[in-house]
Transfer RNA from Mogibacterium sp., 71 nucleotides, folded computationally. It matches the Rfam family "tRNA". Rfam links the family to the GO term triplet codon-amino acid adaptor activity. It is annotated as a transfer RNA. The sequence was found in a public genome assembly.
RNA sequence: GUGGCAUUGGCGCAAAGGCAGCGCUCCAGUCUUCCAAACUGGUGGAGUGGGUUCGAUUCCCACAUGUCACU
Numbered sequence: 001g002u003g004g005c006a007u008u009g010g011c012g013c014a015a016a017g018g019c020a021g022c023g024c025u026c027c028a029g030u031c032u033u034c035c036a037a038a039c040u041g042g043u044g045g046a047g048u049g050g051g052u053u054c055g056a057u058u059c060c061c062a063c064a065u066g067u068c069a070c071u
Base pairs, nucleotide, nucleotide: 001070002069003068004067005066006065007064010024011023012022013021018054026042027041028040029039030038047063048062049061050060051059
């Protein structure tokens, strides 16, 4: 330099045009003499900028970062 893949809560991941979900973590409550466990509830998120669309996390383009391959 060229090409592929990835980028979604604090962490690990899903969903695939129509209100973004799960596990762990964290917070509160129930229980317990206390802690832990268990159970219930809650907080918190789309890499950046454009385009298409009635509507974009999803499709298209560019950029950024990471990673892999080739040169």
Background: NCBI's taxonomy places the organism under Bacteria, Bacillota, Clostridia, Peptostreptococcales, Mogibacterium. Model confidence (mean pLDDT): 81 of 100.